Background: Two RNAs folded together computationally: RNase P RNA and transfer RNA, 456 nucleotides in total. The coordinates come from a structure-prediction model, not an experiment, and the mean pLDDT is 75.

RNA sequence: CAAGUAGAGUGGGUGAUCGCCGUCCCGUCGCCUGGUGCACGGGAGGGAGGAAAGUCCGAACACCGAAGGGCAGCGUGCUUCUUAACGGGAAGGAGGGGUGACCCUACGGAAAGUGCCACAGAAAAUAUACCGCCCCGCUGAGCGGGGUAAGGGUGAAAUGGCGGAGUAAGAGCCCACCGCUUCAAUGGUGACAUUGAAGGCACGGUAAACCCCACGUGGUGCAAGACCAAAUAGGCUUUGUUUGAGCCGGCCCGGCUCAUUCGCCCUGUGCGAGAACAAAGCGGGUAGGUCGCUAGAGGACUGGGGCGACUCAGUUCCUAGAUGAAUGAUCACCACCCGAUUUUCGGGUACAGAAUUCGGCUUACAGCUCUACUUGACCU
RNA sequence: GUGGGUAUAGCUCAGCUGGUAGAGCGCUGGAUUGUGGUUCCAGUGGCCGAGGGUUCGAAUCCCUCUACCCACCCCA
Numbered sequence: 001c002a003a004g005u006a007g008a009g010u011g012g013g014u015g016a017u018c019g020c021c022g023u024c025c026c027g028u029c030g031c032c033u034g035g036u037g038c039a040c041g042g043g044a045g046g047g048a049g050g051a052a053a054g055u056c057c058g059a060a061c062a063c064c065g066a067a068g069g070g071c072a073g074c075g076u077g078c079u080u081c082u083u084a085a086c087g088g089g090a091a092g093g094a095g096g097g098g099u100g101a102c103c104c105u106a107c108g109g110a111a112a113g114u115g116c117c118a119c120a121g122a123a124a125a126u127a128u129a130c131c132g133c134c135c136c137g138c139u140g141a142g143c144g145g146g147g148u149a150a151g152g153g154u155g156a157a158a159u160g161g162c163g164g165a166g167u168a169a170g171a172g173c174c175c176a177c178c179g180c181u182u183c184a185a186u187g188g189u190g191a192c193a194u195u196g197a198a199g200g201c202a203c204g205g206u207a208a209a210c211c212c213c214a215c216g217u218g219g220u221g222c223a224a225g226a227c228c229a230a231a232u233a234g235g236c237u238u239u240g241u242u243u244g245a246g247c248c249g250g251c252c253c254g255g256c257u258c259a260u261u262c263g264c265c266c267u268g269u270g271c272g273a274g275a276a277c278a279a280a281g282c283g284g285g286u287a288g289g290u291c292g293c294u295a296g297a298g299g300a301c302u303g304g305g306g307c308g309a310c311u312c313a314g315u316u317c318c319u320a321g322a323u324g325a326a327u328g329a330u331c332a333c334c335a336c337c338c339g340a341u342u343u344u345c346g347g348g349u350a351c352a353g354a355a356u357u358c359g360g361c362u363u364a365c366a367g368c369u370c371u372a373c374u375u376g377a378c379c380u
Numbered sequence: 381g382u383g384g385g386u387a388u389a390g391c392u393c394a395g396c397u398g399g400u401a402g403a404g405c406g407c408u409g410g411a412u413u414g415u416g417g418u419u420c421c422a423g424u425g426g427c428c429g430a431g432g433g434u435u436c437g438a439a440u441c442c443c444u445c446u447a448c449c450c451a452c453c454c455c456a
Stems, first nucleotide, its partner, number of pairs: 001376010012334007020047002023044006030038002049351001053362002056360005061221004068253004073217005078092005093107001094105004108212002113210002115206003130152002132148007160178002163175002180199008225291004235282008244258004261273004284455002298317008335349006381452007390405004399436001406424006429445005
């Protein structure tokens, strides 16, 4: 100097004028229901994000009479730690990629079971002999029988791999080295790693196929929920159940609540009325207001512990709460970038706007700044 | 905010239980007819919304993104 890897920050600033929204203080008796209710005036502070986005996860909070027990269903899946929790994060292990710094993983189990592996190929899993090799017989080509799975072909994948010895030709048939299984020792909290011994040389792959195993898990969600006001028709009809019915969304057990009425007669598993529950339809009223609504698993600084994520202690701060939906406009100077005619002029400055809150994940992002590390070339 | 669904040829739709994509209409040419229509024959046209992953192989299975559609208020 060039090319890369990992991480962090910013993403316009300052001032003035006018305009918008909230909170607090003071004043006016202006309105009125005489209360810190409304209106008006003055003053002091505050007012969109790192993703506010997607709505993919987790919770806080609210309601649901057992929100009890269990099953189903759903979610996660190497180990340890962290967190309110998570499918998040940190640090490691194994496998894979890269010269390297580093990066990726949907990473339990195929010997519990059931499926699938098209076409090609002899044969796709208690799966074989097409070509070939060897032996024997008939022999002119060639044919028949037996053995074989090392070589070739097909395919994504073909009864572990390479070398030697052995054989009629071959084969873990045998031997050494890898690979695999089991056991032991050492190290580690652990996943695992190293070393040694023994062994059969082993029944392929696929679980983002069904499934098995381990762990976890109520449901619905701020349009949750609580309250006030107004108006009407707590209206009408039909069907079902009837000693049963109902009780957070499915099932079982368990528990709780309501109801268990009347009439007729042919005394029956009868008919009718009522009541309760469930379902469907017709019709009516209203579309208003207040709370929830922002002080939190909160932020900042300092010190201790920890490789780290994170955690403990002390001090300090209060940082939007709109609701047809607020935070805008103008001017001046400055910052950065681009172009040019370079005292200067012109243009531009990304992605994009809270709606209960918080911790993550994913996606979008012009430009600028910083830190650490790797590789290559050159110089000293 | 919550739940559900769709995207395939120019158009309307099948295929989604993984084996390499179909039907009808339309369009083109020919035959028939005086001409047109009908009818018959032949042909035509697809990166299955986009990207990534699993797998030998993905329209189909999984994840992320984009566009569009539907339902969900209160009293009683």